[in-house]
Context: one part of a larger RNA
RNA sequence: AAUACGUUAGGGAACUCGGCAAAAAAGCGGCCGUAACUUCGGGAUAAGGCCUGCCUAUCUAGUAUAGGCUGCAACAAAAGUAAGGGUACCAACUGUUUAACAAAAACACAGCUCUCUGCUAACUCCAAAAGAGGAUGUAUAGAGGGUGAUGCCUGGCCAGUGUCGGAAGGUUAACGAAAGCAGGGCAACCUUCUUUCUGAAGCCCCGAUGAACGCCGGCAGUAACUAUAACUGUCCUAUGGUAGCGAAAUUCCUUGGCUCAUGAGUAGAGUCCCGCACGAAUGGCAUAAUGAGUGCCCUACUGUCCCAACGAUUAACCCGGUGAACUUACAAGGGGAGUGAAGAUGCUCUCUACCCGCACCAAGACGGAAAGACCCUAUGAAGCUUUACUAUAGGUUGUCGUUGUUGUAUAUCCUUAUUUGUUCAGGAUAGCUGGGAGACUUUGAAAUCACAACUCUGGUUGUGGUGGAGUCGUCCGUGAGAUACCAGCCUUGUAUUGAUGUAUGACUAACUUGAGUUUAACUAACUCGAGAACAGCGGCUGCUGGGUAGUUUAACUGGGGCGGUUGCCUCCUAAAUGGUAACGGAGGCGUCUAAAGGUUGGCUUAGCUCGGAUGGAAAUCGAGCCUCGAAGUACAAAAGCAUAAGCCAGCUUGACUGCAAGGCCUACAAGCCGCGCAGAUGCGAAAGCAGAGUUUAGUGAACCGAUGCAUGGAUGUGGAUCCUGCAAAGACCAACGGAUAAAAGUUACUCUAGGGAUAACAGGCUGAUCUUUCCCAAGCGUUCACAGCGACGGGAAGGUUUGGCACCUCGAUGUCGGCUCGUCUUUUCCUGGGGGUGAAGUAGCUCCCAAGGGUUUGUCUGUUCGCCAAAUAAAAAGGCACGCGAGCUGGGUUCAGAACGUCGUGAGACAGUUCGGUCCUUAUCUGGUGUGGGCGCGCGAAAAUUGAGAGGGCGGAUCUCUAGUACGAGAGGACCGAGAUCCAUAAGCCUCUGGUGUACCGGCUGUUCUGCCAAGAGCAUUGUCGGGUAGCUACAGCUUAGUUUAGAUAACCGCUGAAAGCAUAUAAGCGGGAAGCUGUCCUCAAGAUUAGUUUUCGAUUGAUACUUCGGUAUCAUGAAGGCUCCUGGAAGACUACCAGGUAUUUUGACUUAAUUUUGAUUGAGAAAGCUUGCUUUCGAUUGACGAAUUAAUUCUUAUAUAGGUCAUAGGUGUAAGAGUAGUAAUACUCUCAGCCAAGUGAUACUAAUCAGCCAAAU
Repeated sequence: AAUACGUUAGGGAACUCGGCAAAAAAGCGGCCGUAACUUCGGGAUAAGGCCUGCCUAUCUAGUAUAGGCUGCAACAAAAGUAAGGGUACCAACUGUUUAACAAAAACACAGCUCUCUGCUAACUCCAAAAGAGGAUGUAUAGAGGGUGAUGCCUGGCCAGUGUCGGAAGGUUAACGAAAGCAGGGCAACCUUCUUUCUGAAGCCCCGAUGAACGCCGGCAGUAACUAUAACUGUCCUAUGGUAGCGAAAUUCCUUGGCUCAUGAGUAGAGUCCCGCACGAAUGGCAUAAUGAGUGCCCUACUGUCCCAACGAUUAACCCGGUGAACUUACAAGGGGAGUGAAGAUGCUCUCUACCCGCACCAAGACGGAAAGACCCUAUGAAGCUUUACUAUAGGUUGUCGUUGUUGUAUAUCCUUAUUUGUUCAGGAUAGCUGGGAGACUUUGAAAUCACAACUCUGGUUGUGGUGGAGUCGUCCGUGAGAUACCAGCCUUGUAUUGAUGUAUGACUAACUUGAGUUUAACUAACUCGAGAACAGCGGCUGCUGGGUAGUUUAACUGGGGCGGUUGCCUCCUAAAUGGUAACGGAGGCGUCUAAAGGUUGGCUUAGCUCGGAUGGAAAUCGAGCCUCGAAGUACAAAAGCAUAAGCCAGCUUGACUGCAAGGCCUACAAGCCGCGCAGAUGCGAAAGCAGAGUUUAGUGAACCGAUGCAUGGAUGUGGAUCCUGCAAAGACCAACGGAUAAAAGUUACUCUAGGGAUAACAGGCUGAUCUUUCCCAAGCGUUCACAGCGACGGGAAGGUUUGGCACCUCGAUGUCGGCUCGUCUUUUCCUGGGGGUGAAGUAGCUCCCAAGGGUUUGUCUGUUCGCCAAAUAAAAAGGCACGCGAGCUGGGUUCAGAACGUCGUGAGACAGUUCGGUCCUUAUCUGGUGUGGGCGCGCGAAAAUUGAGAGGGCGGAUCUCUAGUACGAGAGGACCGAGAUCCAUAAGCCUCUGGUGUACCGGCUGUUCUGCCAAGAGCAUUGUCGGGUAGCUACAGCUUAGUUUAGAUAACCGCUGAAAGCAUAUAAGCGGGAAGCUGUCCUCAAGAUUAGUUUUCGAUUGAUACUUCGGUAUCAUGAAGGCUCCUGGAAGACUACCAGGUAUUUUGACUUAAUUUUGAUUGAGAAAGCUUGCUUUCGAUUGACGAAUUAAUUCUUAUAUAGGUCAUAGGUGUAAGAGUAGUAAUACUCUCAGCCAAGUGAUACUAAUCAGCCAAAU
């Protein structure tokens, strides 16, 4: 530090965005008892209350009842096992969903509704097709859209869009028909083109349709208080929002008003209605039940909090083993101030700082991680949308082919026949032209009757009957035209022949298809049907077509967007040639004129005064004045202009053709001026002038096609086509040097490349704004500028606001608020000291000094802020990356889900709202807090100190006395001084009060085991429950502290006192004066490398080498002392620190070992002698007993660090066992017993062993 951990006195949500988390309550079973509401099922285990152990019971044979028994309490004793209630929103419900940040109010759902679909169904999928699903289903079926149980309901609008229907007219493609110009060709004829006719769907058009997409208003007036408007008028509309609901998941203003609830309510509930911007199946309102949904309240409960404590475990820490990664320009890596690409370990100045670790903390290294996801840029990408552009699948239309026969009707044309023909005038229904003087008639005239057709209603024509002889024309008259009769023709209609087309029937043989037969089987064959020249398929064609695809969707810009602008002319800016920028300041142009051009001649304007009919200020007339221009100039401005460029008149077309020296301007392309020459012309007597206009705007490159002109162009000639030259026309190509003939949006689902070239945060610069302050002083203040205020103005400071700028950072500087922890400033809120007062006192106002300390808790809200409540001495303002996310949080903002309102056709959008929504990082360096090692401090040590320096601390209130005094009319009510208590803060401690106390004691349950009983052990969170020693710990307990004064001062107040005969606190001199400053108080402190001081202890020897004879170096010895090591600790991460580790000497005894002495004993071997296998001698070696010396050990005296033991304090609460009583549970006696951790005292039984090391010769 963490945890699925345990416990906490008193309070009990005061915590917090929010009871998050945790806790506790309740729980099983039995009995009783259960509300509103309701879809009558529910709600409901609602809520709430009581019981619960053990023993006995004779039939109690039940979980009942009765009696009895134990524990402080607890008996579902452990485990397991819903907290409850009220109210609102949303969704009816159970379900489903973004595997890995969203479980929801989203999706689904049953129910409701609309639309389509008659079967080879609609629709869908793959596909080129065949085929398949739908469905082995058939409208009570299937498909699609919307809504979303249920209840009550679902209003108005068909103008727009969509869908459906209609077909008269308009428009309209291909095919088809016809005609024509032109061209070619000897010709037949061909070709291009044009026009006319025919020609469908579609569109226009006419209707229907809202549970289709959708939409559902203004203004003004009016009632006998006022207010309001049932009422009225008017405008617009397709109709003007009905019922219901309403500050709502919708209300900006807004924390709307009122009520409830609370001490206090941006939340919540109810109500009102001013609905920015509710509203009826994109459903409206209500709604029982349901919900890991979202608000609010209450009960209960608690360490969420006041305010934190203890314990457990795991990490950490230490030891052993093993052993990564991130990162890394370099590294010899400090503070402050400054500078600087504007925030420095690395630069400048200065301060500080012996060398090196370990444990911790996270302020910095613009720390690490990820070529910023926000923003902008890119003639980058992708997804999505649509009435962007262009295509296109599909659908649909006509036509041609596959494609045949026949009827009817009809249209057009052709043949033949026939018919019609009314202005007025006129006898009367005169088609036109020509011929014409006669024509017709018993082969039956007139007249009349009937019928039929047409009709301009007058009549005309035809047929039939009666009739039985005439009728008509010429003439007359009217008229543009004259009728008889004949011929031709026009026009209207009818009939007919043929052709073509259309519509509609019939047929069958193409074609499509069903069934059957056959076959192993079939898309083969056959038979019988159905449909049928349609459909289907193919070519051409119109319409439709975000279903699909490819693309476009400008730039400038004090970020981008919105707005504005984009070419040309004039002026200023422009700094006296020219040129010169800005989203600088002002204006114009996208023409005009046949005279407003050319020329010749002439004239002078504007204004003022006076005079003069209507007549006026101003019309026209006269005179004068003024006078270089005040007028005028086609049009803006500037420059010009009286010699006029202004005004008038005459004649006219130079508003010409071909050129052009030389220049201006200039990146280019363009643009501009122009001497002069040739041709032709106008005016003028002439000189001359004239290639438009007083000048500067009046505009558009190429490509493209079209027009006129050309004795232009090629390889036989001529033509056609085409090209070329000259001329002129077609662009708001106005984004005006013009990307295409042709083009809009959205992205929070997003992506890439880049940018600090460019925004949001922070810093920097600035300081308009802001805050503070000063100057002047009009005025207010009864009087009086300045007690207190202070207009109009002016000057500064600060760097907390809103801004401006765009300087570091886009290969990342994490953003609001809260929490935690602070630190600094003073422009001071309180406390302290003072001056003034419009200061009587008390209480105030104002100003000066002063930063030592302090500066609250809550309701609401994410809030900062603010409001409110209650207390306070006071509840000051700010800086520190709007201090602090490698410290916490994550409520707000700011990804992906979803909803409401609004906007948008839509995709989507909203500094509008609402519910939900992954916060990584082992610390290398600096810095900081601790804790060690090394070396130094001129011999080595052990102690005790001084204090340069550093840090801490510094507070306030109430009450009492002085004193009800001073003061005051009274009411009221002190200064100064003395004391008591408390609050806040800090430090230490554990006697008391408490907490904890997982190695103490006890009660209890379940279960397993110790063979069983009894008694115990294990496990169940330490199983749970009741207590609790030591330790640790609490303003939740106790103790203590900020005292006192000294010095120098601030504002301020003085003494003496001149300059300056006065005055003056000042110039010399001398004083007073604050919580502030320096000390006094507490802590650290000689690495204070300036290394200090004092006391005590032990030394200043030996050897070697060198020597400048002073000494130096090395080695040795091992003093005082210390360390390792061991036992421990209220000390501690490790280290460190602290306490100890049976000392020296002596006495006696035992044992052991070693050494010395004595030399018993042993006898390798050697020599000699002779009897050649015996003897003698010597002899290395062995080393008994005894004695002596030394050392060690044990005991005796002296040592208590830890454990053990004994005693005891203290805790628990009367053990087991036995006896007695009782049927038993159980009780009583032995027994305030038994057990007991860390406390205290005693006691060497065990363990502090053995041993080693460092260290001075100055």
The part of an RNA shown here (large-subunit ribosomal RNA, half B) has 1258 nucleotides and comes from an uncultured Patescibacteria group bacterium. The sequence was found in a public genome assembly. Model confidence (mean pLDDT): 81 of 100.